Description:
The RNA shown here (small-subunit ribosomal RNA) has 1512 nucleotides and comes from an uncultured prokaryote. The RNAcentral record of the sequence draws on ENA. The coordinates come from a structure-prediction model, not an experiment, and the mean pLDDT is 84.
RNA sequence: UCGUCGAAGAGUUUGAUCAUGGCUCAGAUUGAACGCUGGCGGUAUGCUUAACACAUGCAAGUCGAACGGUAACAGAACUAGCUUGCUAGUUGCUGACGAGUGGCGGACGGGUGAGUAACGCGUAGGGAUCUACCUAACAAUGGGGGAUAGCCCGGUGAAAACCGGAUUAAUACCGCAUACGUCCUAAGGGAGAAAGGGUGCCUCUUCUUGAAAGCAUUCGUUGUGUUAGAUGAACCUGCGUCGGAUUAGCUAGUUGGAAAGGUAAAGGCUUACCAAGGCGACGAUCCGUAGCUGGUCUGAGAGGAUGAUCAGCCACACUGGGACUGAGACACGGCCCAGACUCCUACGGGAGGCAGCAGUGGGGAAUAUUGCGCAAUGGACGAAAGUCUGACGCAGCAAUACCGCGUGUGUGAAGAAGGCCUGAGGGUUGUAAAGCACUUUCAGUGGGGAGGAAAGGGUAUAAGUUAAUAGCUUGUAUCUGUGACGUUACCCACAGAAGAAGCACCGGCUAACUCCGUGCCAGCAGCCGCGGUAAUACGGAGGGUGCAAGCGUUAAUCGGAAUUACUGGGCGUAAAGCGCGCGUAGGUGGAUAAUUAAGUCAGAUGUGAAAGCCCCGGGCUUAACCUGGGAACUGCAUUCCAAACUGAUAGACUAGAGUACGAUAGAGGGGGGUAGAAUUCAGAGUGUAGCGGUGAAAUGCGUAGAGAUCUGAAGGAAUACCAGUGGCGAAGGCGGCCCCCUGGAUUGAUACUGACACUGAGGUGCGAAAGCGUGGGGAGCAAACAGGAUUAGAUACCCUGGUAGUCCACGCCGUAAACGAUGUCUACUAGCCGUUGGGGAGCUUGCCUCCUUAGUGGCGCAGCUAACGCACUAAGUAGACCGCCUGGGGAGUACGGUCGCAAGAUUAAAACUCAAAUGAAUUGACGGGGGCCCGCACAAGCGGUGGAGCAUGUGGUUUAAUUCGAUGCAACGCGAAGAACCUUACCAGGUCUUGACAUCCCGAGAAGUCGCUAGAGAUAGCUUCGUGCCUUCGGGAACUCGGUGACAGGUGCUGCAUGGCUGUCGUCAGCUCGUGUCGUGAGAUGUUGGGUUAAGUCCCGUAACGAGCGCAACCCUUGUCCUUAGUUGCCAUCAGGUAAUGCUGGGAACUCUAAGGAGACUGCCGGUGACAAACCGGAGGAAGGUGGGGACGACGUCAAGUCAUCAUGGCCCUUACGACCUGGGCUACACACGUGCUACAAUGGCCGGUACAGAGGGCUGCUAUCCCGCGAGGGGGCGCGAAUCCCAGAAAACCGGUCGUAGUCCGGAUUGGAGUCUACAACUCGACUCCAUGAAGUCGGAAUCGCUAGUAAACGUGAAUCAGAAUGUCACGGUGAAUACGUUCCCGGGCCUUGUACACACCGCCCGUCACACCAUGGGAGUGGGUUGCAAAAGAAGUGGCUAGUCUAACCUUCGGGAGGACGGUCACCACUUUGUGAUUCAUGACUGGGGUGAAGUCGUAACAAGGUAGC
Repeated sequence: UCGUCGAAGAGUUUGAUCAUGGCUCAGAUUGAACGCUGGCGGUAUGCUUAACACAUGCAAGUCGAACGGUAACAGAACUAGCUUGCUAGUUGCUGACGAGUGGCGGACGGGUGAGUAACGCGUAGGGAUCUACCUAACAAUGGGGGAUAGCCCGGUGAAAACCGGAUUAAUACCGCAUACGUCCUAAGGGAGAAAGGGUGCCUCUUCUUGAAAGCAUUCGUUGUGUUAGAUGAACCUGCGUCGGAUUAGCUAGUUGGAAAGGUAAAGGCUUACCAAGGCGACGAUCCGUAGCUGGUCUGAGAGGAUGAUCAGCCACACUGGGACUGAGACACGGCCCAGACUCCUACGGGAGGCAGCAGUGGGGAAUAUUGCGCAAUGGACGAAAGUCUGACGCAGCAAUACCGCGUGUGUGAAGAAGGCCUGAGGGUUGUAAAGCACUUUCAGUGGGGAGGAAAGGGUAUAAGUUAAUAGCUUGUAUCUGUGACGUUACCCACAGAAGAAGCACCGGCUAACUCCGUGCCAGCAGCCGCGGUAAUACGGAGGGUGCAAGCGUUAAUCGGAAUUACUGGGCGUAAAGCGCGCGUAGGUGGAUAAUUAAGUCAGAUGUGAAAGCCCCGGGCUUAACCUGGGAACUGCAUUCCAAACUGAUAGACUAGAGUACGAUAGAGGGGGGUAGAAUUCAGAGUGUAGCGGUGAAAUGCGUAGAGAUCUGAAGGAAUACCAGUGGCGAAGGCGGCCCCCUGGAUUGAUACUGACACUGAGGUGCGAAAGCGUGGGGAGCAAACAGGAUUAGAUACCCUGGUAGUCCACGCCGUAAACGAUGUCUACUAGCCGUUGGGGAGCUUGCCUCCUUAGUGGCGCAGCUAACGCACUAAGUAGACCGCCUGGGGAGUACGGUCGCAAGAUUAAAACUCAAAUGAAUUGACGGGGGCCCGCACAAGCGGUGGAGCAUGUGGUUUAAUUCGAUGCAACGCGAAGAACCUUACCAGGUCUUGACAUCCCGAGAAGUCGCUAGAGAUAGCUUCGUGCCUUCGGGAACUCGGUGACAGGUGCUGCAUGGCUGUCGUCAGCUCGUGUCGUGAGAUGUUGGGUUAAGUCCCGUAACGAGCGCAACCCUUGUCCUUAGUUGCCAUCAGGUAAUGCUGGGAACUCUAAGGAGACUGCCGGUGACAAACCGGAGGAAGGUGGGGACGACGUCAAGUCAUCAUGGCCCUUACGACCUGGGCUACACACGUGCUACAAUGGCCGGUACAGAGGGCUGCUAUCCCGCGAGGGGGCGCGAAUCCCAGAAAACCGGUCGUAGUCCGGAUUGGAGUCUACAACUCGACUCCAUGAAGUCGGAAUCGCUAGUAAACGUGAAUCAGAAUGUCACGGUGAAUACGUUCCCGGGCCUUGUACACACCGCCCGUCACACCAUGGGAGUGGGUUGCAAAAGAAGUGGCUAGUCUAACCUUCGGGAGGACGGUCACCACUUUGUGAUUCAUGACUGGGGUGAAGUCGUAACAAGGUAGC
């Protein structure tokens, strides 16, 4: 270089947005476990917890070719008994061999991970060492001695075991000799070894046989000394190797020296002496945790986590200590002692150690057989055969993991049945099944059948050795012969689709949808969240999706998480810059030429075990798996090259930094002095009744003379004006003036030093206010406190007082929103405008202009930023160093430490809890925020309500029932335009059950109707009359009765499942869209602004340009005129007629009627305005600026109202929640409220007289004239289906009279009596009339309503509903005002703007105490454990030193003894153990502190708006 490999996001804070930030998910993995399910095979793996305790069996023996021997077995021989082939005995003679002596091995193999933070491990090195067996070399292997086990005899003991006596062997033991080499040395010398066995020959003999000696030879083996190698082991060193500083100091053999001892060996390893060192912020010591590594899992990588299986190292073997033996141990299946535990016991004493393989109990969510075999591989012993081997090889159990295979294949539409859904047609399950045609892997049955086997042995032969054809070794040939697995792998045959599919999920993330059940229940849930009657989210079903002999869940690790950021994050406002300096260590550092080679670059060598990962091959049918080769192991060490950069060394430079000299500005600091104004106080004078204070008051002061005013004095504190986003200082901070001392900055020109610099962990200094200590001082102000107010309360806000304190000196404290919420230093990067202090230049000499520098401000480009914003004074671009952050709460809290007199400061957690907390910006809504504007909103007026009586509605109460609904405005004379029955839905009682009503079917009958009886009636019974219409003669239509079942029926529930309709904001002027532009985005712009309007009406401006729904207009009515038409309406002119009247002829002028037109548009004039829109005034006109009134109601809000108008989903009832009937109730009545009527009187009441409307209604009707009645009304009946007739007299008004301020000649309730009318019926419960009665009430508290002109007020008339029953409702006309300065305030609304912690949107949000429950935690008299320091005690076994008390085979001896040894004694060290006193940690504790979480508790209302006293 090629090539290979190779990086994904989502949900959740909000009304929405961007950001910050946490939580959660999708992936991979595991020695796993659990749930459901389960066909086969291969390969792996399998107590992660109690290093808890262990029954039983096995796991280390072997050698007779080292030895004495002979208990058992076999053979042989002999002897005895004898049933002649059996028993017993003898003989070690042979094969062999129990026990014993001796050798080698039990230090390997196997297990476990408790301890250990260490030279334990990893890696790279080092020198002062040992090493059995093995290999090679050299030398030697001579000659003696004394014992002892066993066996035998005796004894003790329950046993284990032990003692005594006699006897015996060796490759057991001990001397002697020799020893080049070896070791020691005082350099003379001294010390130190050994073992034989087998076979053969010869000799002797008792000649079968046995024994001794000898010879010789040879072989092999073994043993001895030394050297070298190999292997293994020991020691030392560099580097690496977890967390905690709420562990900061540790250390006396400690560090070093020289000496001795000790060891295989260096060394304080040990001892005495000498010196006083050694380690530590680059983390010592202490505490906690942990075996380490190759590797394993994950990840793109860097990393993170981990250390099962396999492999290397270490440590341990019931717990603690100790040594012995040995080449090697301080020894898993050895010993001694102590301790705990278990077992045996004759109570005297003994025995034991599964963290070997199986297995048991226990613990635990959880982990296997008391299997077979040494056939293979490996190991121990042996000369070998061989023996032993729970190492190992295999099998068994477990879907524990990985890999592979199968559970069929093709065809098959009547799209079967069944299930599920359904718009009832169909769809889906689904080619799926059945059916038809095939196949046979695996499993099954039967048969065949490799490889793992190499050895070993026999025979023959050859070679070597030899005297040898013994023997041994090697080779060849041949024969024989060894398999646990194993019914092996594999192959063949047979039969038959036959024996073989589940699990999870289906709201989003995340692939997959419907029905039923349930009804905030049951339940689900990884996060968000589902469930309160239509749940794709719970449970079931159908269907679907995903994986598949597995699938899910749980646990755990990495990833995603750039969420600890080396790769690769941040700190103005989200968490985060120390309050500010100085400065130590450390980190970093200007320019130049050399040297060096630590860093750096490149090469080489060694090492980086194997296995694993990766690549290329090979072997199992494939794969997993196994196997060969390669690459890699990014590391360490050594060596060599290079010299740019960094470092180091020694020179030289001046641009950084500093020094000297001159000058300048300044509230810089410390000390001393001094000045005037003001407040207060005390004295004195004048003077009189108040002063003071507040929203309003009061407390307070004052006739004992205040306040006011004048005068001189006292005292303390602070320095008006100047004064300024001006100055100075590191920050805190600093302000009259003068003097003294003093720090820093700026500037100018020269000279000098020569990197002296920057930052700065610890450290140290300064550091507002408040507070503390001591002593002063004290005018004003003022916590605490007192009083007065306010208030529901008011421990506050307001007021009157007032003490600490504020001031000074000295000493503490050390914190602040100590803020620019912005660490310090350096460099670079457009401009413009101010201002302060210097310097320079220019001329036009000015209050001039320009340049430059140090500060200090405002805007603004690029760039940055989540946005806001920052922008040469950076939050831009870079560099250096420090500090800090890692979700919210708990908490800047607890404990511990440090500091402080205290207050407290500093350092600083955890449990638990939530799925958010937060920043910036957006749109709304809201504000006891602001601006502008409108409305009978206020104001100005008129009249009411609230008080009385009555009417009516509601609440409440009552009731068998008082049916139901409506409930702030926007329910309450509302639904109801009219409850005596009916209505009627309610209650009581009596009845019906296909039903009172609809459709279909069957049967019968016309329908219907007269009457009687019973009954409250519904109803039941009897009874009279009647047989109709159409017809193709079959029947049909309407109606009635009976029957069957489908069904009817419901004013039953849900207006929060709905449609429709309606109310309300509001007839308010708004609500939106397209395209464009701006913004990361939500969104903005348009729609804002200046004017104007009733109006988003119009004009102008304008990154907007246009458009839509609203406004206005079009519609109806009314006001003027015209045209047309002229009856039932009209009558001017003409004529007739009457008591009178359009009564008549006639007329069509007028009024009117009802059709169509005209008219009004700011069109004209003047002014204002911006040359606009428009406004003001005027003219003309019936009307003037939308002429008056009506209909008409944008986007939307209130889950507003209505399931009882109607319609309708779902649910519920079905001899009743349906239907019918009678009676009752809706009309009740201590009370409260709303809406009205009538009044309280003289603008009036009463009596009499006289006028003038409009709009309606009328045949089940309105009813004239007339008669009767006081009257309601009755009788009677003309006219009129109505511009004709009737209801129908309008009333207030006007003209007269009377009443005279009184509970009245006002007012009419209530009650008694008598009546009328309607109706089947006026008792509950109608209206009206007449007579009599004559209540409250004398103008209405707080509060509150309507109305702006033909309006209010007051007057009457009509209509709907209706048999009857208005004070209600709707409509009509007659009479007919007052007031509006104005927008400060109340209410509602519109636009702009501002704040916001609200978005269910202020009826919002939200804080704290208290009460209750639960949870974790701190303190706590203490209590109980663990660990550990110090000081002591204690002292088993053992080792070492000393010791002659006892005993003593080998050697020496002068024979007395000695040397040596053993036992004993003693000293030192020391385990268990004990005491005292500390430290630390865990658990627990009456009581107690705060914290957290909880359903709708209590008290207030602190914060968010100016949150009602700005907040912090």